[in-house]
Molecule: SAM riboswitch aptamer (S box leader)
Organism: uncultured Puia sp.
RNA sequence: CUUAUCAAGAAAGGCUGAGGGUAAUGGCCCGGUGAAGCCUUGACAACCUGUUGCAUGAAUCGUGUAACAAGGUGCCAAAUCCAUCCUGCCAACGGCGGGAACAGAUAAG
Numbered sequence: 001c002u003u004a005u006c007a008a009g010a011a012a013g014g015c016u017g018a019g020g021g022u023a024a025u026g027g028c029c030c031g032g033u034g035a036a037g038c039c040u041u042g043a044c045a046a047c048c049u050g051u052u053g054c055a056u057g058a059a060u061c062g063u064g065u066a067a068c069a070a071g072g073u074g075c076c077a078a079a080u081c082c083a084u085c086c087u088g089c090c091a092a093c094g095g096c097g098g099g100a101a102c103a104g105a106u107a108a109g
Stems, first nucleotide, its partner, number of pairs: 001109006011041005019030003024084004042076001044074001047072002049069009080103001085099006
């Protein structure tokens, strides 16, 4: 840089000790009943991967699809915590929706 996904899911222990939740702004939360970080163990998930069945093409191969596994990653507060730009509805300083942009995360290339 390209493609796909991002409303599901899943925590204990040890070390340590004040921050953390995305960069910004505004909110709202989490945090000495222990944040972030590191380590151990466990779990979750199924992107890649593997096995099997089915479909398809001439094909042992390719593609698609389903089930199973869990080797490579990832992940384990709240939607990527929410909003920001556009927009629909509701007698409405608000509430409930839809879409986009930016930023970011993960996987594969």